[in-house]
């Protein structure tokens, strides 16, 4: 100094005019002064709360989400820290199966040894199975046939009954033995997941982002929530509670019974203005401890858009950075994703062009 | 703002319980019909990476997540 990763930050500056939205003062009451005015995603609404309604009494079932372990938080599917797993590279040990050690990267990572289901197509078989092959028995027409026994060896396939080497066997086979792998039990370590160290041949697959067990957690709806003025009205249809002294109608009475009216909910229809909920909250900074960290707590300081057809601009200038020309210091063009609406904590997704920090690796100097 | 729901052939659909060569109508294209032409008939004819990337799995249109696009409905 280049190039690659991973993390973290910034994403034009300054100054005048002219505008726009909020908020205070003032006074002559529509002017004038004063302050404030997008983001890291305000985006997607994918998760998790706050906040207000509903049922307004508890509880199941179903439904639905989540899933190593511990912590973190108001809470999450998010953080952080550790564990196991997988992939890539390098490199060591072993016939070999496999295994160990570093380095970057991934993991929606409870159970398949409760139990149902599915595993095309090929194959004999896809979950209890002998097609070829071997070997062993009987048989005969001397090449085959019948029965057995074999999962080592072909063939199929995404998968085929633990691997490798050896002994053994009529071939064969955890049948034995030596080392790998898993699975149990025991021991010791750790809060835990897991890891170590003995034992036992115990040793037929996959799929749970298929049903399902387990084991936590969840009411429903959303600020168009919801309340308040005020405007407008118109009766109508269903519905549901009530029957009391008081309406009406079964011919009269009395009960019952049906319709009115009253309350009240849907629909349907009219009105579509204003307030408030709204912006100070699990807030930002700076510090100072704890704690590997996420993250908590104690000090101090700030106040930092609230619109409602929805403000957050244009224009010079001067710098700053990219590209392109050529008379090389001047002309010209460009400065990214994107835009707040109830309000926070994440997750994804978009992003020119720049800065720092860490590792890698290369090429220069000294 | 807020909740939802869909994308399969040119077109309007099924298919969604995981194993298909992804079907059907309709329109294309071909033949036969007729003097052309349509209108009927036949056809073992064409035509799709099932929006778009990833993930689960032996194995995805189908199951899950993320974008993109389009439609809907709440004062």
């Nucleotide at each position: 100094u280049c190039a690659g990763c991973a993390g973290g930050c910034c994403g034009g500056g300054u100054g005048a005019u002219c505008g726009c939205c909020c908020c205070g003062a003032u006074c002559u009451c529509g002017a004038u002064c004063g302050g404030g005015g997008a983001g890291g995603a305000a985006g997607g609404u994918c998760c998790g709360a706050g906040c207000u309604c509903c049922u307004c009494c508890g509880g199941g079932c179903a439904g639905c989400g989540c899933g190593c372990u511990g912590g973190g938080u108001a809470a999450c599917a998010c953080c952080c820290a550790g564990g196991c797993u997988c992939c890539g590279g390098c490199g060591g040990c072993g016939c070999a199966a496999g295994u160990c050690g570093c380095c970057g990267g991934g993991g929606a990572c409870g159970g398949a040894a409760a139990g149902u289901g599915g595993c095309a197509c090929a194959g004999a078989a896809a979950c209890a199975u002998a097609c070829c092959g071997u070997c062993c028995u009987u048989c005969c027409u001397c090449g085959g046939a019948a029965g057995g026994a074999u999962a080592a060896g072909g063939g199929c396939g995404a998968a085929a009954u633990g691997g490798u080497g050896g002994g053994g066997u009529a071939a064969g086979a955890g049948c034995c033995c030596a080392c790998c792998g898993g699975c149990c039990c025991c021991g010791a370590u750790g809060c835990g997941a897991a890891u170590c160290g003995g034992g036992g041949g115990c040793c037929g697959g996959c799929u749970a982002a298929a049903c399902c067990c387990c084991g936590c957690g969840c009411g429903g709806a959303g600020c168009a929530a919801g309340g308040c003025c005020a405007a407008a009205u118109a009766g109508g249809a269903g519905g549901g509670u009530g029957u009391u002294a008081a309406g009406g109608g079964u011919g009269c009475c009395c009960g019952g019974c049906c319709c009115a009216a009253a309350c009240u909910c849907u629909c349907g229809g009219g009105u579509u203005g204003g307030c408030c909920g709204c912006u100070u909250g699990a807030g930002g900074c700076c510090u100072c401890g704890a704690g590997u960290a996420a993250u908590c707590g104690g000090g101090g300081u700030c106040c930092u858009a609230g619109a409602u057809u929805g403000a957050u601009g244009a224009u010079c200038a001067c710098c700053c950075c990219c590209c392109g020309a050529c008379c090389c210091g001047u002309c010209g063009g460009g400065g990214a994703c994107a835009g707040a609406a109830c309000u926070c904590g994440g997750c994804c997704u978009a992003c020119a062009g720049g800065c720092c920090u860490g590792c890698u690796g290369a090429g220069c100097u000294c | 703002g807020c909740c939802c729901c869909c994308a399969u052939a040119g077109c309007u659909c099924a298919g969604a319980u995981g194993a298909a060569u992804a079907g059907a109508g309709c329109g294309g294209c071909c033949c036969c019909g007729u003097u052309g032409c349509g209108a009927g008939g036949g056809g073992a004819c064409a035509g799709g990476c099932c929006g778009u990337c990833g993930g689960u799995u032996u194995a995805a249109a189908u199951c899950c997540g993320a974008c993109u696009g389009g439609g809907g409905g709440c004062a």
This is a predicted complex of two RNAs, RNase P RNA and transfer RNA, with 441 nucleotides together. It holds a member of the Rfam family "Bacterial RNase P class A". Gene Ontology terms of the family: dimeric ribonuclease P complex, tRNA processing and ribonuclease P activity. Model confidence (mean pLDDT): 75 of 100.